[in-house]
A computed fold for a 100-nucleotide RNA, annotated as Glycine riboswitch aptamer.
RNA sequence: GAGGACUCUCUGGAGAACACAUUAAGUUGUGUGCCGAAGGUGCAAGGUCAGGUGCUUAGACCAGACCGAAUCUCUCAGGCAAACGGACGGAGAAGUGUGG
Numbered sequence: 001g002a003g004g005a006c007u008c009u010c011u012g013g014a015g016a017a018c019a020c021a022u023u024a025a026g027u028u029g030u031g032u033g034c035c036g037a038a039g040g041u042g043c044a045a046g047g048u049c050a051g052g053u054g055c056u057u058a059g060a061c062c063a064g065a066c067c068g069a070a071u072c073u074c075u076c077a078g079g080c081a082a083a084c085g086g087a088c089g090g091a092g093a094a095g096u097g098u099g100g
Base pairs, nucleotide, nucleotide: 003098005096006095007093008092009091010090011089012088017032018031019030020029021028033080034079035078039076040074042072046067047066048065049064051062052061053060
């Protein structure tokens, strides 16, 4: 000097609901249905470990444990007017630490 991460501020930001009862109220309850973009579950390539077969080389084969991403998957949680929230994107601020 440059990059990205974390925190904060501003900003853009999708999807999906009906019925019955009830309430001052889209309030609450029940039933059935639905959505995926808070969080969480699952795993591909690949990697690590140890075992067996094979038997001098084919860096092979067999079965196993563990690690392993997403806007994929599940729908536990959450959500299905608006507001709030919201993955992800953009701008800004201050420092911390990381790597070269």